[in-house]
Context: one part of a larger RNA
RNA sequence: GAACGAACGCUGGCGGCAGGCCUAACACAUGCAAGUCGAGCGAGAAAGAUGGCUUCGGUCAUCGAGUACAGCGGCGAACGGGUGAGUAACACGUGAGUAACCUGCCUCUUGGUCCGGGAUAACAGACCGAAAGGGCUGCUAAUACCGCAUAAGCCCCCGAUUCCACGGAGUCGAGGGAAAAGGGUGGGACCUCUUCGGGGGCCACUCGCCGAGAGAUGGGCUCGCGGCCCAUUAGGUAGUUGGUGGGGUAAUGGCCUACCAAGCCUUCGAUGGGUAGCUGGUCUGAGAGGGCGAUCAGCCACACUGGAACUGAGACACGGUCCAGACUCCUGCGGGAGGCAGCAGUGGGGAAUUUUGCGCAAUGGGGGAAACCCUGACGCAGCCAUGCCGCGUGGGUGACGAAGGCCUUCGGGUUGUAAAGCCCUGUCCGGGGGGACGAAAAGUCGUAUGCGAAUAGUGUGCGGCAUUGACGGUACCCCCGAAGAAAGCACCGGCUAACUCCGUGCCAGCAGCCGCGGCAAUACGGAGGGUGCGAGCGUUGUUC
Numbered sequence: 001g002a003a004c005g006a007a008c009g010c011u012g013g014c015g016g017c018a019g020g021c022c023u024a025a026c027a028c029a030u031g032c033a034a035g036u037c038g039a040g041c042g043a044g045a046a047a048g049a050u051g052g053c054u055u056c057g058g059u060c061a062u063c064g065a066g067u068a069c070a071g072c073g074g075c076g077a078a079c080g081g082g083u084g085a086g087u088a089a090c091a092c093g094u095g096a097g098u099a100a101c102c103u104g105c106c107u108c109u110u111g112g113u114c115c116g117g118g119a120u121a122a123c124a125g126a127c128c129g130a131a132a133g134g135g136c137u138g139c140u141a142a143u144a145c146c147g148c149a150u151a152a153g154c155c156c157c158c159g160a161u162u163c164c165a166c167g168g169a170g171u172c173g174a175g176g177g178a179a180a181a182g183g184g185u186g187g188g189a190c191c192u193c194u195u196c197g198g199g200g201g202c203c204a205c206u207c208g209c210c211g212a213g214a215g216a217u218g219g220g221c222u223c224g225c226g227g228c229c230c231a232u233u234a235g236g237u238a239g240u241u242g243g244u245g246g247g248g249u250a251a252u253g254g255c256c257u258a259c260c261a262a263g264c265c266u267u268c269g270a271u272g273g274g275u276a277g278c279u280g281g282u283c284u285g286a287g288a289g290g291g292c293g294a295u296c297a298g299c300c301a302c303a304c305u306g307g308a309a310c311u312g313a314g315a316c317a318c319g320g321u322c323c324a325g326a327c328u329c330c331u332g333c334g335g336g337a338g339g340c341a342g343c344a345g346u347g348g349g350g351a352a353u354u355u356u357g358c359g360c361a362a363u364g365g366g367g368g369a370a371a372c373c374c375u376g377a378c379g380c381a382g383c384c385a386u387g388c389c390g391c392g393u394g395g396g397u398g399a400c401g402a403a404g405g406c407c408u409u410c411g412g413g414u415u416g417u418a419a420a421g422c423c424c425u426g427u428c429c430g431g432g433g434g435g436a437c438g439a440a441a442a443g444u445c446g447u448a449u450g451c452g453a454a455u456a457g458u459g460u461g462c463g464g465c466a467u468u469g470a471c472g473g474u475a476c477c478c479c480c481g482a483a484g485a486a487a488g489c490a491c492c493g494g495c496u497a498a499c500u501c502c503g504u505g506c507c508a509g510c511a512g513c514c515g516c517g518g519c520a521a522u523a524c525g526g527a528g529g530g531u532g533c534g535a536g537c538g539u540u541g542u543u544c
Stems, first nucleotide, its partner, number of pairs: 001544004006540005013391006019384002021349001026347003030344003035075003040072002048063006082302003092226007101219002106215008115147003123138003127134002154177003158173006182207006190201004228274003235265003240262008277299004281292004304325005327338004355381001357380003363377001364375004394424004404415004429481006438471001443465009488533005493514003499528005509516002
């Protein structure tokens, strides 16, 4: 000199953009942060309104409404969001490998979607428990569950065979094995059931379901190389190193197990100890290098502490389950409930770090055919000079130069065009008026085209119409008023830009280094003046 997620002191007008618990991975009151689908399924209220009857107590019908709540089932909940404790490791970065692997939803291709069955929640009844909750009996549905059929192709085994990168690809033959689910909309004829309202078959479209292949995306595993300190850590190792058989996994492997062998790592630093999430980057520096790893992005790890598995395409799962532990809470003392390192917020710790805000309008995500619902992701607003950037606190004129202050050699000098006065302007501020971009869609109508027997339906393209804004009556624009409300901080001995007077008298004090102060101190304290920066200025801390 530069930098900072800063803090502290004095001071403080406005705006834009960004940032904001670095400490206790300390403990947490309260609210919200993951749901959705009735076009998978069975069941199904109430308040209230209208009308009828009434013994005036009520009761019935219709609407509310196939709505709400709950349940079965599907998808999601493994994303998104937080934190950096642990980890010196294939954790990360980079480059390879996988002939050793998996991949829901999505895209493309291809072949199918047959016939049956038994349950179970909800519900009802009786019951246990203070509660949390629980078991018993009975009824019922499905795209829930199960059996059977079929198998182009797929899987397993056997035989033959071709190529090979040797757990691969392919061909032929024999045997064995594994599938499926329906829903919605519309329809001319025909068939069937019918309570004559209609339902089903059938046809079409559409959303699904099953098998197989390919892709895309996401991941698992392996390897080369790279990036901390200590030798005042020199030896370490028994599933240890290798093999065989077996198990396990999507998959290789001591990953696990039985047996066999005695290996394996190490001064090119093993083992041990300390420290630490890694990277893109960021700060500094001419560079080389050095420091750091906030915000943003990628990867990893963790979710009160420790352990474990279940479900699933995917977890060993932050707002799931089980066990143990510590802590907090409830209890009828038998037993139960909880996990903010999600967004706000509280206590505590600390030099120190914000609102228990608004909205799903946009972007993105989950569910749904869609309408739509959910979304503390996100978009915005609030607080803070925390930082960067921009603007202002006025402009012009105005004296041989007011007053006052300070100094003085008493002549004067300086503050100083500074002020006053006069003439202007309107950033900002106040009042009034107008007022956004961010919004394109989904929807609906028409039209062209694909499927189709079809001018039903439905997919796609194009055109028209309508609707949707948290921010926000904000930004911005116009009019009116008005110089009005808006300057400080540090320094002035040398380094280092800036000097005099008074007070003090090795005192009080200053100080980054050298050093100042003991009677004329440009170094202490005050004043006048000056210098530097300026809504900031200094100090402290840290890095280069």
Molecule: small-subunit ribosomal RNA, 5' domain
Organism: metagenome